[in-house]
RNA sequence: UGCUUCCGGGGCGAGGUGGAAUUCCUCACCGGCGGUGAUUCCUGAAAAGGAAAGCCCGCGACUCCUUUGGAAUUAGUCUGAAGGACUGAGCAAGUGAAAAUCUUGAGCCGACGGUCAGAGUCCGGAUGGUAGGAAGCG
Numbered sequence: 001u002g003c004u005u006c007c008g009g010g011g012c013g014a015g016g017u018g019g020a021a022u023u024c025c026u027c028a029c030c031g032g033c034g035g036u037g038a039u040u041c042c043u044g045a046a047a048a049g050g051a052a053a054g055c056c057c058g059c060g061a062c063u064c065c066u067u068u069g070g071a072a073u074u075a076g077u078c079u080g081a082a083g084g085a086c087u088g089a090g091c092a093a094g095u096g097a098a099a100a101u102c103u104u105g106a107g108c109c110g111a112c113g114g115u116c117a118g119a120g121u122c123c124g125g126a127u128g129g130u131a132g133g134a135a136g137c138g
Stems, first nucleotide, its partner, number of pairs: 001138007013027004028121002030110002032059004039052005054108002063085009091105004112124003
């Protein structure tokens, strides 16, 4: 560097209102991938290895647009590839030489469609796709 195979997202429990809500209200619960890690922790006799950020950097999912190829024929529809747009949320105190990552505290955020009533948590596109990870072969 190329190819193949496999893997690759978690979460509504209790109470209230109501004809009706896992959707509203109060509390509850969840946190993809890579990087970074003043440092901390784990394994080890050592060398060394491993883990740790939803809101710090980057990526991905959803949606939309453009170009281009394909499906049986214009339109339309479906679908592959490339490019682009869009793309949430972090403060205070402490320690310290230094805090975006440590400690403590109280916060904040979460695509689209559906629904007897408004959804991060239910159902659906999705037995899909992707960031990427592991193994194998050349």
Predicted 3D model of a 138-nucleotide RNA (FMN riboswitch aptamer (RFN element)) from a marine sediment metagenome. The coordinates come from a structure-prediction model, not an experiment, and the mean pLDDT is 80. The sequence is in RNAcentral, with records from MGnify.